[in-house]
């Protein structure tokens, strides 16, 4: 790259550095010089890893990762109630992350 399996409505800063874009994609709507985005330092959570346990499951947060504005910001694709061209809800498809395979 690609399959498989799982979770995606919880949580996390009044810090330095930088200097113009960012939020995957398309439409939207948002953040951003009252400094976004990255990195750095602090933090969150707890999938792998480790400790206890036959086992469910717990405990800890040294270790591999991950995350740290809006539900994966919110809709794309079919479907269902309501309803009159929007609301709500069901399931996908795409995206991230983990841990295995190829």
């Nucleotide at each position: 790259c690609u399959c498989u399996u799982a979770u995606c409505a919880a949580g996390a800063g009044u810090g330095g550095u930088c200097g113009a874009g960012g939020g995957a994609c398309u439409g939207g709507c948002c953040c951003g010089a009252u400094g976004a985005c990255a990195c750095c330092c602090g933090g969150c959570a707890a999938c792998c890893g480790g400790c206890a346990g036959c086992a469910a499951u717990g405990c800890a947060g040294u270790g591999g990762u991950g995350c740290u504005a809006a539900a994966u910001c919110c809709a794309g694709c079919a479907g269902a109630a309501c309803g009159u061209u929007g609301u709500u809800c069901u399931g996908g498809a795409a995206g991230a992350u983990a841990a295995g395979a190829g």
A computed fold for a 102-nucleotide RNA from Anaerosporomusa subterranea, annotated as SAM riboswitch aptamer (S box leader). It matches the Rfam family "SAM riboswitch aptamer (S box leader)". From the family's description: The SAM riboswitch is found upstream of a number of genes which code for proteins involved in methionine or cysteine biosynthesis in Gram-positive bacteria. Its mean pLDDT, the model's own confidence on a scale to 100, is 87.